RNAcentral holds the sequence, with entries from Rfam and Ribocentre.
This is a predicted structure of a 100-nucleotide RNA (TPP riboswitch aptamer (THI element)) from Rubellimicrobium thermophilum DSM 16684.
It matches the Rfam family "TPP riboswitch aptamer (THI element)". The literature on the family includes a 2006 paper in Nature by Serganov et al., "Structural basis for gene regulation by a thiamine pyrophosphate-sensing riboswitch".
RNAcentral records the identical sequence in 2 taxa.
The prediction has a mean pLDDT of 77.
[in-house]
RNA sequence: CCCCACGGACAGGGGCGUCCGCGCAUUUGGCGCGGUCUGAGAAGCACCCUUCGAACCUGAACCAGAUCAUGCUGGCGUAGGAAGUCCGCGGUGCGACGAA
Numbered sequence: 001c002c003c004c005a006c007g008g009a010c011a012g013g014g015g016c017g018u019c020c021g022c023g024c025a026u027u028u029g030g031c032g033c034g035g036u037c038u039g040a041g042a043a044g045c046a047c048c049c050u051u052c053g054a055a056c057c058u059g060a061a062c063c064a065g066a067u068c069a070u071g072c073u074g075g076c077g078u079a080g081g082a083a084g085u086c087c088g089c090g091g092u093g094c095g096a097c098g099a100a
Stems, first nucleotide, its partner, number of pairs: 002093001003091002006088005011050004016044001017037001019035006056081003062075004
C1' cells in the first nucleotide's frame, strides 16, 4: 500500500400486500379500528438494502402450482434497471527500505 472478515459513523436507496368483521362514507372505489395469512418488515424513531448490489423496480393485468385470498410458493432470472464514502479492529498476502 492492496485485499478480505467483523464493527461503527455519516449519507443514500426501498417496500408495506391478502382475506374476515365492525364503524364511517356512498356509486361501488374509499377511510378508520380490530382480527387473519406470509414475511426481516404489512407505517415502524422500525425493518431490509447500498455496486462482491434478487433490498427494490420493470417485464407483469406474465406462466405453473397451492390457498378463503394474496408475490403465498416456484418459474421468468448467467433478462433489463437499481442506492457509498470514511473510520476502527483483526487476518493473509504483496511491494519498498533497513538489519542479520